RNA sequence: ACUGCGGGAUGUGUGGCCGCGGCUGGAACAGCCGAAAGGCUCCAGACGAGGAAAGUCCGGGCUUCAUAGGGCAGGAUGCCGGAUAACGUCCGGCGGGGGAAACCUUAGGGAAAGCGCAACAGAAAGUAUACCGCCCGCAAGGGUAAGGGUGAAAUGGCAGUGUAAGAGACUACCGCUUGCCUGGUAACAGGUAAGGCAUUGCAAGCCCCAUCCGAAGCAAGACCGAAUAGAAACCAUACAGUUGCUCGCUGUGUUUCGGGUAGGUCGCUUGAGUCUUCCGGUAACGGAAGAUCUAGAUAGAUGGUCACACACGACAUAACCCGGCUUACAGUCCCGCGGUUUCA
RNA sequence: CGGCGAUUAGCGCAGCCCGGUAGCGCAUCUGGUUUGGGACCAGAGGGUCGCAGGUUCGAACCCUGCAUCGCCGACCA
Numbered sequence: 001a002c003u004g005c006g007g008g009a010u011g012u013g014u015g016g017c018c019g020c021g022g023c024u025g026g027a028a029c030a031g032c033c034g035a036a037a038g039g040c041u042c043c044a045g046a047c048g049a050g051g052a053a054a055g056u057c058c059g060g061g062c063u064u065c066a067u068a069g070g071g072c073a074g075g076a077u078g079c080c081g082g083a084u085a086a087c088g089u090c091c092g093g094c095g096g097g098g099g100a101a102a103c104c105u106u107a108g109g110g111a112a113a114g115c116g117c118a119a120c121a122g123a124a125a126g127u128a129u130a131c132c133g134c135c136c137g138c139a140a141g142g143g144u145a146a147g148g149g150u151g152a153a154a155u156g157g158c159a160g161u162g163u164a165a166g167a168g169a170c171u172a173c174c175g176c177u178u179g180c181c182u183g184g185u186a187a188c189a190g191g192u193a194a195g196g197c198a199u200u201g202c203a204a205g206c207c208c209c210a211u212c213c214g215a216a217g218c219a220a221g222a223c224c225g226a227a228u229a230g231a232a233a234c235c236a237u238a239c240a241g242u243u244g245c246u247c248g249c250u251g252u253g254u255u256u257c258g259g260g261u262a263g264g265u266c267g268c269u270u271g272a273g274u275c276u277u278c279c280g281g282u283a284a285c286g287g288a289a290g291a292u293c294u295a296g297a298u299a300g301a302u303g304g305u306c307a308c309a310c311a312c313g314a315c316a317u318a319a320c321c322c323g324g325c326u327u328a329c330a331g332u333c334c335c336g337c338g339g340u341u342u343c344a
Numbered sequence: 345c346g347g348c349g350a351u352u353a354g355c356g357c358a359g360c361c362c363g364g365u366a367g368c369g370c371a372u373c374u375g376g377u378u379u380g381g382g383a384c385c386a387g388a389g390g391g392u393c394g395c396a397g398g399u400u401c402g403a404a405c406c407c408u409g410c411a412u413c414g415c416c417g418a419c420c421a
Base pairs, nucleotide, nucleotide: 001340002339003338004337005336006335007334008333009332010331012309013308014307015306016305017304018303020048021047023045024044025043026042027041031040032039033038050315054326055325057324058323059322060321061320062217063216064215065214069247070246071245072244074213075212076211077210078209079093080092081091082090083089094108095106096105097104098103109208110207114206115205116202117201118200131148132147133144134143135142136141156174157173159171160170161169175197176195177194178193179192180191181190182189183188221266222265223264224263230257231256232255233254234253238252239251240250241249259420260419261418273292274291275290276289277288278287279286280285310313345417346416347415348414349413350412351411354370355369356368357367364401372388373387374386375385376384394410395409396408397407398406
């Protein structure tokens, strides 16, 4: 210099004017809206969307239902160790796969517990079997599984011995299974001995094993105010009470149709919060000290315009709150590492 | 905002549980019947099973992620 791999940050900026949202302080104490609760004005001040606010795919907080109970059913996860409030997330490692390397990737427990499936082709597709072939035989028939052919897959591979022809029938090496030894917390790795080794694949098929899971969701739920019209069905051996069945517990009306109101307050943002430094740890992360407060609407606020600058601005707009995952994204900047070539 | 469901031929649906050549009705086309048309009878064509990836020898079907469409949910009495 070229090329490749991995990770991180940022997400138009500055200023003026107009406007919007809640908050704080002040002015006004009059008037208006409303049935009420409650709300409405003006001035000043600081503050006011994201890395994904998204999809709603997991986990947790919070709230209500018996502080959540027994059994069955159901669901989720799945190599090992750790992190965490928790997780299907993250970190580190092991085994498999890919790459020359940096590095990437992996739903990766159990198939000699049972059931099921393996279409077509093929002789045969799972307690084995024989079409062609090879061998024995005149033939009938028998032996065989080297070779051919089918298939995604054909009952370890390859070389030799052996034989009528053959075959783990036997032998060496490789593979597999089991036991032991060494290292490692473990997954596992290395070594060694034995077994000639029928028992294939699919568990993102049912299932088995281990671990975990009560349900519903802020339209949860609590309170204030206003308005209204009842009817039918079922009824204590009933009905309802937050997925199903059942036991238990609790409550006394429940369901459907019809009717009324769709106003206000709380929940609501100080939280596993953010930033800086130090310490422990390979890391995820944890601990200590200091600093800091940073939207809270309820038809739903971030916009418009002017000037300057450039790289000419992508994906997208909170709605109870956090930790993740996944998906979308114009560009810009930074860090680490591999390979090739050249020069010193 | 929250909770569910669906997507297969032009239209309406089955098949998916338990993977092995994708079917039914209407519609379309051709032929027959009829003087002609409708109805009827016989036959034919038409499908990237919403999209992408994975598991498997093999996926409409199993798993994961997206996309589109639809449904339900306030309080009082």
Two RNAs folded together computationally: RNase P RNA and transfer RNA, 421 nucleotides in total. Rfam match: Bacterial RNase P class A. By type it is a ribozyme.